[in-house]
Molecule: transfer RNA
Organism: Candidatus Woesearchaeota archaeon
RNA sequence: GCCUCUGUAGCUCAAUUUGGUAGAGCACCACUUUCGUAAAGUGGAAGUUCUGGGUUCAAGUCCCUGCAGAGGCU
Numbered sequence: 001g002c003c004u005c006u007g008u009a010g011c012u013c014a015a016u017u018u019g020g021u022a023g024a025g026c027a028c029c030a031c032u033u034u035c036g037u038a039a040a041g042u043g044g045a046a047g048u049u050c051u052g053g054g055u056u057c058a059a060g061u062c063c064c065u066g067c068a069g070a071g072g073c074u
Base pairs, nucleotide, nucleotide: 001073002072003071004070005069006068007067010026011025012024013023020057028044029043030042031041032040050066052064053063054062
């Protein structure tokens, strides 16, 4: 220098084929339960979907640019 893949909640990851309400587990907070903890149960909070732009009635999803990471080739 070139090619491919990845980037979504504090962490690990979904959201496909076919663009249409942004979700799960763990962790966190509160409550129930207990003499008290742990475990279990119930509820809650937590998101500029890496940046900027484009297409579209509508973009996490499609297109372009940039950034970061991983792998490969030279």